A computed fold for a 1465-nucleotide RNA from Zavarzinia sp. CC-PAN008, annotated as small-subunit ribosomal RNA. It matches the Rfam family "Bacterial small subunit ribosomal RNA". Its family is annotated with ribosome and structural constituent of ribosome in the Gene Ontology. The source organism's lineage runs through Bacteria, Pseudomonadota, Alphaproteobacteria, Zavarziniaceae and Zavarzinia.
RNA sequence: CAUGGCUCAGAACGAACGCUGGCGGCAUGCCUAACACAUGCAAGUCGAACGGACUGCUUCGGCAGUCAGUGGCGGACGGGUGAGUAACGCGUGGGAAUCUGCCCUGGGGUACGGAACAACGCCGGGAAACUGGCGCUAAUACCGUAUACGGCUUAAGAGCGAAAGAUUUAUCGCCCUGGGAUGAGCCCGCGUCGGAUUAGGUAGUUGGUGGGGUAAAAGCCUACCAAGCCUUCGAUCCGUAGCUGGUCUGAGAGGAUGAUCAGCCACACUGGGACUGAGACACGGCCCAGACUCCUACGGGAGGCAGCAGUGGGGAAUAUUGGACAAUGGGCGAAAGCCUGAUCCAGCAAUGCCGCGUGAGUGAUGAAGGCCUUAGGGUUGUAAAGCUCUUUCGGCGGGGAAGAUUAUGACUGUACCCGCAGAAGAAGCCCCGGCUAACUUCGUGCCAGCAGCCGCGGUAAUACGAAGGGGGCUAGCGUUGUUCGGAAUUACUGGGCGUAAAGCGCGCGUAGGCGGUUCUUCAAGUCAGAGGUGAAAGCCCGGGGCUCAACCCCGGAACGGCCUUUGAGACUGGAGGACUGGAGUAUGGAAGAGGGUCGUGGAAUUCCCAGUGUAGAGGUGAAAUUCGUAGAUAUUGGGAAGAACACCAGUGGCGAAGGCGGCGACCUGGUCCAUAACUGACGCUGAGGCGCGAUAGCGUGGGGAGCAAACAGGAUUAGAUACCCUGGUAGUCCACGCCGUAAACGAUGAGUGCUGGAUGUUGGGCGGUUUCCGCUCAGUGUCGAAGCUAACGCGAUAAGCACUCCGCCUGGGGAGUACGGCCGCAAGGUUAAAACUCAAAGGAAUUGACGGGGGCCCGCACAAGCGGUGGAGCAUGUGGUUUAAUUCGAAGCAACGCGCAGAACCUUACCAGCCCUUGACAUCCUGUAUCGGACUCUGGGAGACCGGAGUUUUCCCUUCGGGGAGGCAGAGACAGGUGCUGCAUGGCUGUCGUCAGCUCGUGUCGUGAGAUGUUGGGUUAAGUCCCGCAACGAGCGCAACCCUCGCCUUCAGUUGCCAUCAGGUUAAGCUGGGCACUCUGGAGGAACCGCCGGUGACAAGCCGGAGGAAGGUGGGGAUGACGUCAAGUCCUCAUGGCCCUUACGGGCUGGGCUACACACGUGCUACAAUGGCGGUGACAAUGGGAUGCGAUGGGGCGACCCCGAGCAAAUCUCAAAAAACCGUCUCAGUUCGGAUUGUUCUCUGCAACUCGAGAGCAUGAAGGCGGAAUCGCUAGUAAUCGCGGAUCAGCAUGCCGCGGUGAAUACGUUCCCGGGCCUUGUACACACCGCCCGUCACACCAUGGGAGUUGGCUCGACCUUAAGACGGUGUGCUGACCCGAAAGGGAGGCAGCCGGCCACGGUCAGGUCAGCGACUGGGGUGAAGUCGUAACAAGGUAGCCGUAGGGGAACCUGCGGUUGGAUCA
Repeated sequence: CAUGGCUCAGAACGAACGCUGGCGGCAUGCCUAACACAUGCAAGUCGAACGGACUGCUUCGGCAGUCAGUGGCGGACGGGUGAGUAACGCGUGGGAAUCUGCCCUGGGGUACGGAACAACGCCGGGAAACUGGCGCUAAUACCGUAUACGGCUUAAGAGCGAAAGAUUUAUCGCCCUGGGAUGAGCCCGCGUCGGAUUAGGUAGUUGGUGGGGUAAAAGCCUACCAAGCCUUCGAUCCGUAGCUGGUCUGAGAGGAUGAUCAGCCACACUGGGACUGAGACACGGCCCAGACUCCUACGGGAGGCAGCAGUGGGGAAUAUUGGACAAUGGGCGAAAGCCUGAUCCAGCAAUGCCGCGUGAGUGAUGAAGGCCUUAGGGUUGUAAAGCUCUUUCGGCGGGGAAGAUUAUGACUGUACCCGCAGAAGAAGCCCCGGCUAACUUCGUGCCAGCAGCCGCGGUAAUACGAAGGGGGCUAGCGUUGUUCGGAAUUACUGGGCGUAAAGCGCGCGUAGGCGGUUCUUCAAGUCAGAGGUGAAAGCCCGGGGCUCAACCCCGGAACGGCCUUUGAGACUGGAGGACUGGAGUAUGGAAGAGGGUCGUGGAAUUCCCAGUGUAGAGGUGAAAUUCGUAGAUAUUGGGAAGAACACCAGUGGCGAAGGCGGCGACCUGGUCCAUAACUGACGCUGAGGCGCGAUAGCGUGGGGAGCAAACAGGAUUAGAUACCCUGGUAGUCCACGCCGUAAACGAUGAGUGCUGGAUGUUGGGCGGUUUCCGCUCAGUGUCGAAGCUAACGCGAUAAGCACUCCGCCUGGGGAGUACGGCCGCAAGGUUAAAACUCAAAGGAAUUGACGGGGGCCCGCACAAGCGGUGGAGCAUGUGGUUUAAUUCGAAGCAACGCGCAGAACCUUACCAGCCCUUGACAUCCUGUAUCGGACUCUGGGAGACCGGAGUUUUCCCUUCGGGGAGGCAGAGACAGGUGCUGCAUGGCUGUCGUCAGCUCGUGUCGUGAGAUGUUGGGUUAAGUCCCGCAACGAGCGCAACCCUCGCCUUCAGUUGCCAUCAGGUUAAGCUGGGCACUCUGGAGGAACCGCCGGUGACAAGCCGGAGGAAGGUGGGGAUGACGUCAAGUCCUCAUGGCCCUUACGGGCUGGGCUACACACGUGCUACAAUGGCGGUGACAAUGGGAUGCGAUGGGGCGACCCCGAGCAAAUCUCAAAAAACCGUCUCAGUUCGGAUUGUUCUCUGCAACUCGAGAGCAUGAAGGCGGAAUCGCUAGUAAUCGCGGAUCAGCAUGCCGCGGUGAAUACGUUCCCGGGCCUUGUACACACCGCCCGUCACACCAUGGGAGUUGGCUCGACCUUAAGACGGUGUGCUGACCCGAAAGGGAGGCAGCCGGCCACGGUCAGGUCAGCGACUGGGGUGAAGUCGUAACAAGGUAGCCGUAGGGGAACCUGCGGUUGGAUCA
């Protein structure tokens, strides 16, 4: 940078929860248990259909009212709910075979008779519900006859069917029939969720015929016949769900949703059933079955709030058992009217939307208080107070509508209007780390807590809690839940697949999709016009009404759609004709490891036989196992066997891919070129399907030389189930059959067309001026233009520009796993989830860092040398231990003779004890002045300190008034702290490293990080310089400038020097003198690759030479870039914060820092002869000196002491230099070595016990050159020798300096360490002391299997059959009509019975889903568990893929494949 997920900001809600809450309007209010329901109400009405009862009145004629019953109409509307339903259920548009009460309209009619049953009366049964018998009775109840314009049936002849009255008129009814309207039923096209881990389903099933049935078409039902019908354009099955107008969101397309309102459907405790009716299979009807509840006298009964209220329950959660029919509407009625939990209102709830208010103006000493503070101030903040005003809303009082038309108002004394009082009664919630508007202090200290994501919290938290302040919204504000958005994150609009997730391993091909040129035609798609429909409401626009708004009313537009119709004919499509360019055929040529079968050849390997020959061979990093004197290896000849085919051989060829390689024959597939004769679109792609498909593996049978999983042995190793070695079995080979996977890769599907070039190569053709060149077709490579790409890269063999078709992807892990299905002998393959978990995983490129990657180059880095350390004794520091304390810090290099340039007291910070509390020290205030201090003496005490006696008594300035300083006492502000934090800091320092690097400006390149410059070729100590170059310049570093040493000149000449002159001594620059020399210390000169030669590129430079005191930076020093290590230091100093304040401060005495089983670092002295000892007594330099250095002289064996000259020092002194030289010792624990100890002293100091240094005498330890390992040094260096100084009373083996003597070695850069530059890989970025894998152990979580077990749903068969309708029967009962004079009989009907159907129920067998389940499998997660080190660098055996075997584990090995491997050429 890109990919990709996660998350947030927006809008919405029938919401809920937390905190808070003034008013009004308009809406909305069980989303859960279609759970169960107490109580009341929700459907009645009609006396103008009828008989009657009761009451009242009566003029006794009756009249009025009320009521149960008969009868009519209505209880099929209205109201509720969303369980069921994936369906013609709904939406939309059509259709024909229908019905339709009340209503409208037309035609016609309304005649004559008859028989009953309630009520009622009487008698009974029952607890009740209710009910039986007998008898009477009316009707608009029921029945018959007549009539029939029209109607129905029909075999076309005919046959069949009505009526009801009420009433004084008028009118209302009634019957038949036509039409209309309304409503309803039925059918069809299209649309309507998810799952294929549901692929087949279906038996009245599909169709026909006959019959039945319905209002009506129809397998709707039945009998028979046929075997159909549905389905990958997804049937069936499973899950989920009422559908729609709409609603929310969105730019839209879409997505989500289906509360309120409206349309349709379905349901009414659960299941079944029909009756009545115009309409129901009926929410407040009936019957049956079931569950439940209630009543009961136990015999029987009753019930169905998913109507309105209400109750319980469930739940996060959802209201009153209110008023009224005043309005709107409904039922009945002629009407009055009655009924109406429909409806209209009121009540409750911030549940939502809308509106209003909680005051307005003025007011700076910027009040008080709060908070912060750098202590000045800032902020809260005009905010408040104060002053001046107003009165909306609310309160109180008064008036008072519209909604109603002539009446009637639940709401309601409501809306509205007027008046009154008074700023009065009315503000909260969330947030303030980034996203995201808003910051400080305190508290807390990985605790408590926060958190939408990233992430905050481990002592300075803008992130937790509080406060102050600020931001946002506001009667609300937050949180939670859900939806859309952002998300182009499912991409139709609008995405992708080389490497990020994603091209099937490859082909053939079905369905499907797409398809060349031209003509005609059709009109399905398409386009245009018209018509119908698209309910209302809602959204949008305009207007209007409530004071505005929300809300409401009116009008318009819109409703992407569907249907009908009339046209058009370009394009797509259908039909027909033609064409040749696509495709194919033909003819003639061509190349080839294309495939199959059968033969055949030589080299090599191994084995066997024989010969020669002798002690080894083989193998490796080195070895061993192994083979060999029973003759190996080697070599010669002969033979056998199997497998593979060197050279040719080539980013050469062939094939679709896998793949194919000696030679020959046969069989066979494909391709290319040329010709342009033939066919005439015959084509492309391709879901399913079918075939092919490396290796490994499996089965059967062969074969077996070599190689070689497993296995065995030998090595390696901490181990080595590996890498290496010796063996070695499956296998590798053949035949037949399976398997079907690979990094099956170009990680790139197939096809077609188009789009600059250059250069190689294979096959063919053509042309030319023919060892060559050009053109062209088909392949195969490299480099590159435009373009594309996140970049890398691709680039006519596209990853470019387009079209067609297929496959695939949608964060990582879980997991290519589980379950299910299919395939397989097995191994396993294929298809393919979820829970859970994470805030990422992944790509390309960049800068670093790193590599047991590469190249180049440096450094005492190695090597070459010299001397050490590590062993001994001691010194010193550290760790550890000890201790009352052993004060603290420093910790790889870069802590450890470091802070400490000097711990007996002091120091001193530590410990014990004893003391002090404004303090040992600073500032301020008051008091004191016979104070206080100093000195002497003295008491107590370990001392600090506390007392006593005596003596003495301050300084500075002055305008002479005084002022200041200093002392003591007192009070309080404050002092004090080596207490903590170096991870809050400043400063200083160490280190990489005196390494050569680190950057910037402008320009250029790149989307960007960034690159370029700074890389490259040379060169240098150096990013030093030169050359080149899209860079050109510049800065900090390097170098130089500075100091010092080395040579010369000059100036100066004491305290230095003495050549010349003079004096002089035992000696001496001792003296005069001098400044030549040495020297001292000022100023200069001198070195630059300048000169010559060579080399290099005519450069920079390098090499050699000359000259020169010095030669290529002459030696040494000072000087340390950007940065790194949270390096070191709060105990040098400074400092934020925290902590202590009669102590964590201060004083004192004593102790400790000096301890001592041990371990380490740094040193000293040694182990000896390059030495020890003795002697002689020569030659330096740097330095120090007054509380000092101290000569000379004297004493002492000595340390040292006494006296004390000189010297503030080129004058005097420390001061003797030591190694050197001479002699001696002669290899030994010594004449080496000196530890240790005893003893006697010296010195310093108030004081040497703990705990100083030195001297004398005596003692005489370890130690004989030091294991693994390790350090320093490249020349005046190492080594060795002594001298001085700081600190310091005293104390050095340490440190800092000085000079004397004075080496060896460097071939070289392979290796170790460190560093620089370039490049490469990377999974690292806290940067390899990195990252990271798997087993095991522990905890938790979800999940698979699991003997089974429990439940739901569903299916098949059978049994049983309630109610019911249907069919039959109907000998019992009845019988309005008929026959008959009657008796009696008949048609018909009822009960009963029979039959098939059927709900519930039962039995058996299945399917499917879910719960639980001992045990078990893996998975995920979890600050510090175990084992190893697999991967990332060549990751130390390159990695990875498939497969097979093996192993604690990562893994190892075999076979084949791959580069997504470094290095080398």